The RNA shown here (Guanidine-I riboswitch aptamer) has 99 nucleotides and comes from Aneurinibacillus terranovensis DSM 18919.
RNA sequence: GUUACUGUUUUCUAGGGUUCCGUGAUCGUUGCGAUCAGCCUGGUCCGAGAGAAAACGCACACUGCGUUGUGUACACGGAGGGGCAAAAGCCCGGGAGAA
Numbered sequence: 001g002u003u004a005c006u007g008u009u010u011u012c013u014a015g016g017g018u019u020c021c022g023u024g025a026u027c028g029u030u031g032c033g034a035u036c037a038g039c040c041u042g043g044u045c046c047g048a049g050a051g052a053a054a055a056c057g058c059a060c061a062c063u064g065c066g067u068u069g070u071g072u073a074c075a076c077g078g079a080g081g082g083g084c085a086a087a088a089g090c091c092c093g094g095g096a097g098a099a
């Protein structure tokens, strides 16, 4: 100085906020409505490349050809921007950079 690749999906989790529901407060009013609160545990919701599981895919193996077996490793990381109501370990992004 240069430096490639590191699969897809689903269901979850850590995490995240506040549209809706619920909860709490205040007010109006008689069983409902309005406003405010996420320094409200929650249901809905968003949700990981570097978290989990599964399925598919891929590679290899074979007395066995299969509804078979094995493997699918490693992974520090901003600022800023985007974003459904909003935020985030979401997206830009296994990016910049570091090593």
Stems, first nucleotide, its partner, number of pairs: 007056006015046002020043002022040001023037006057072005062066001074094001076097001080092003
Taxonomically the source falls in Aneurinibacillus terranovensis (Bacteria, Bacillota, Bacilli, Caryophanales). The coordinates come from a structure-prediction model, not an experiment, and the mean pLDDT is 82. The sequence was found by an Rfam model in a public genome assembly.